A computed fold for a 75-nucleotide RNA from Capsulimonas sp., annotated as transfer RNA. The coordinates come from a structure-prediction model, not an experiment, and the mean pLDDT is 83. The sequence is in RNAcentral, with records from ENA. Its Rfam family is "tRNA". By type it is a transfer RNA.
C1' cells in the first nucleotide's frame, strides 16, 4: 500500500434516525454488635476526533487518529 471489524461512565457490554441505557463498581441510607450479604435512594458521558446530510445523527455520509483481523508488496 488495499479490505474488514472496532472506539459510548472507572471496567465489561447494548442501543441501526426522535428523552443516551444495563450489569459491576462507586457514595448515602436501611438491616448488622461489626463486616460480608441484601433492600433502597444518588452522583458519573462532548457517544474517538472533525466536516457533511436532516426538522432531529451514538445511528446515515466523507475524512483523520488509535486498537485488532486478513491480503498484498519489498527484503
Nucleotide at each position: 500500500g488495499g479490505g474488514c471489524g472496532g472506539u459510548u461512565g472507572g471496567c465489561g457490554c447494548a442501543g441501526u434516525g426522535g428523552u443516551a441505557g444495563c450489569g459491576c463498581a462507586c457514595u448515602u441510607c436501611g438491616u448488622u454488635g461489626a463486616c460480608a450479604u441484601c433492600g433502597a435512594a444518588g452522583g458519573g458521558g462532548u457517544c474517538a476526533c472533525a466536516g457533511g446530510u436532516u426538522c432531529a445523527a451514538a445511528u446515515c455520509c466523507u475524512g483523520u487518529a488509535c486498537c485488532g483481523c486478513c491480503c498484498a508488496c519489498c527484503a